[in-house]
């Protein structure tokens, strides 16, 4: 240089055109002589930037950006 995937909550990762979510972590109740377990609550998010289709975009098109693989 060409080519692929992959960016979404503190971490891991799902959704894949019309309510942004699960686990775990983390917070504040109950429990306990305390803490651990366990129950209840609470999402904490510019969806990697930026543009473009569309009544409408995390989803689709385009251009960069990082990172990881593969071929030269």
């Nucleotide at each position: 240089g060409g080519g692929g995937a992959u960016a979404u909550a503190g971490c891991u990762c799902a959704g894949c055109g019309g309510g942004a979510g699960a686990g775990c972590a983390c917070a504040c109740g109950a429990c306990u002589g305390a803490a651990g377990c366990u129950c209840g609550u609470g999402g904490u998010g510019u969806g990697g930037a930026g543009g473009g289709u569309u009544c409408g975009a995390c989803u689709c098109c385009c251009u960069c950006u990082a990172u990881c693989c593969c071929c030269a």